[in-house]
RNA sequence: UUCUUAUUACGAGUCAUGGUAGAGGGUUAGCUCAGUGACCAUGCACCAACCUGCUUUAUGGAAAGCAAGGUGGUAAUGCUAACAUCGAUAAGGA
Numbered sequence: 001u002u003c004u005u006a007u008u009a010c011g012a013g014u015c016a017u018g019g020u021a022g023a024g025g026g027u028u029a030g031c032u033c034a035g036u037g038a039c040c041a042u043g044c045a046c047c048a049a050c051c052u053g054c055u056u057u058a059u060g061g062a063a064a065g066c067a068a069g070g071u072g073g074u075a076a077u078g079c080u081a082a083c084a085u086c087g088a089u090a091a092g093g094a
Base pairs, nucleotide, nucleotide: 001094002093003092004091005090006089007088008087013044015043016042017041018040019039022033023032024031026083027082028081029080030079045074046073047072050070051069052067053066054065055064056063057062078086
C1' cells in the first nucleotide's frame, strides 16, 4: 500500500504544559465549538475490551467472568441532511 472480517447511537478530562486561529474528513445547506484558548502536540488521569493473559463451564472450535500487556478512544450518532468509487478503528492475510 492493498484485500478480508468485525465495529462505527454505550462509556470516559471545565486537568497540566507548549504552540496557535480557526475547528468539527470533502462539496452544498444547517448546527455547534473557539483568545474565558477551541484545534494540535506532549504528559498525567480516565473509558472501553478488538487482540492478549488467567479462571470456570463446556466439547465443539464456544460461552461467561476477571485482569489490563499491545492498540484504540475521552463535545454533540463519523454533529445533522444530501452526494461521492469518502473515511476511521481492531484483528488477520498478501
Molecule: SAM riboswitch aptamer (S box leader)
Organism: Clostridiaceae bacterium